[in-house]
Molecule: Bacterial RNase P class A
Organism: Castellaniella hirudinis
RNA sequence: GGGGCAGAUCGGGCAAUCGCGGGGCGCAUGCCCCGAGGAAGGUCCGGACUCCAUCGGGCAAGAUAGCGGCUAACAGCCGUCCGGCAAGCCUUUACCGGCAAGCCGAGGAAUAGGGCCACAGAGACGAGUCUGUCAUGCGGGUGCCUUCGGGCACACGGGUACGGCCACUCCGUACUGCUCGCCAAUGCGUUGGCGGGGCAUGGCAGGGUGAAACGCGGCAACCUCUAUCUGGAGCAACAUCAAAUAGGCAUGCGCCGGCCUUUGGCCGACAGGGCGGCCCGCCCGAGCAUGCGGGUAGAUGGCUAGAUCACGCCAGCAAUGGCCUGACCAGAGGAAUGAUUGCCCGCCGGGCGUGCCCGGCGUACAAAAUCCGGCCUAUAGAUCUGUUCCGCUU
Numbered sequence: 001g002g003g004g005c006a007g008a009u010c011g012g013g014c015a016a017u018c019g020c021g022g023g024g025c026g027c028a029u030g031c032c033c034c035g036a037g038g039a040a041g042g043u044c045c046g047g048a049c050u051c052c053a054u055c056g057g058g059c060a061a062g063a064u065a066g067c068g069g070c071u072a073a074c075a076g077c078c079g080u081c082c083g084g085c086a087a088g089c090c091u092u093u094a095c096c097g098g099c100a101a102g103c104c105g106a107g108g109a110a111u112a113g114g115g116c117c118a119c120a121g122a123g124a125c126g127a128g129u130c131u132g133u134c135a136u137g138c139g140g141g142u143g144c145c146u147u148c149g150g151g152c153a154c155a156c157g158g159g160u161a162c163g164g165c166c167a168c169u170c171c172g173u174a175c176u177g178c179u180c181g182c183c184a185a186u187g188c189g190u191u192g193g194c195g196g197g198g199c200a201u202g203g204c205a206g207g208g209u210g211a212a213a214c215g216c217g218g219c220a221a222c223c224u225c226u227a228u229c230u231g232g233a234g235c236a237a238c239a240u241c242a243a244a245u246a247g248g249c250a251u252g253c254g255c256c257g258g259c260c261u262u263u264g265g266c267c268g269a270c271a272g273g274g275c276g277g278c279c280c281g282c283c284c285g286a287g288c289a290u291g292c293g294g295g296u297a298g299a300u301g302g303c304u305a306g307a308u309c310a311c312g313c314c315a316g317c318a319a320u321g322g323c324c325u326g327a328c329c330a331g332a333g334g335a336a337u338g339a340u341u342g343c344c345c346g347c348c349g350g351g352c353g354u355g356c357c358c359g360g361c362g363u364a365c366a367a368a369a370u371c372c373g374g375c376c377u378a379u380a381g382a383u384c385u386g387u388u389c390c391g392c393u394u
Base pairs, nucleotide, nucleotide: 001390002389003388004387005386006385007384008383009382010381012344013343014342015341016340017339018338020035021034022033023032024031025030037365041376042375044374045373046372047371048370049234050233051232052231061230062229063228064227065226066080067079068078069077070076081107082105083104084103085102088099089098090097108225109224113223114222115219116218117217125215131205132204133203134202135201136200137199138198139156141154142153143152144151145150158176159175160174161173162172163171164170178197179196180195181194182193183192184191185190238301239300240299241298248292249291250290251289252288253287256268257267258266259265260264270285272284273283274282275281308327309326310325312323313322314321315320345362346361347360348359349358350357351356352355
């Protein structure tokens, strides 16, 4: 000087003027103080706070999962073990082998149970038999006859098919009784011996497929089981004060009288109302007045001093905790936080007199809404640290 990996910080500074939001003082013109972010965002997780529900226990539903620690709590954070990956380095001709910054892990249980295991393969958890080889068997029993090779009969048992039966391991009917070649015997119907083939049962061995081939296989990021935790809704929570109008309740006054040609008309009276305050007058006229109570609009509280911030020290590998000193840092309610100017600083470009001048820019993501701790996502540009390698120089 450069590369890889990991982590952290800043997001221009100080003033002035005007404007806007909030607070304090003043009778008042006014004066003074404060005024966005690292994510204020997504609203994913966990708390504070408020109301409702709630003896206790269980079921259901959801969440978490090596081990230990931190915390108000957590699905967060820290440390560590195990497993996997890995820039790069060492060795080697190469392969192999070794080391390794760092990254990832939904790393409880497969002997509770269910389910699944593609393709290939005979067979994927039910066991099974593709190939080779070995052994045994391919009817036996009783009675009668025999020329001694064997034959006949009877039930029994095996297999196959059909039927009955809800079904069967039960019942009935029918069929069957390995096969080929050679030799021997013969009563010519067959029987026996040897060899080959087929089938059945059992044993042994090998090959091949596949991630895995029978071994209590693998998968729980399929259901499930185990352990632990979780009541619900949310500041538009919730609390207080409280109009107009329309309902509700109570009290008081009024809703009347006469005539006629009777769905009506006329005359007189009347609580109350209108004609700007009072009287007269005119008009309307069946409801009017007072009180109480609930809710709404509206107003106020909740509401920003707190798991707070800064420097330092101590304990701890760390997350984090403790202590001292100091500080006060938006609180609106459809929602203020903006604009301009000067100096400094940073970056870029240009000029020359080479350390000065001139010009431009300070841009990104985005913006409080009860508060706090996390996670995730977005972010122009700039800076720093750790770690691991490479090159050069001394």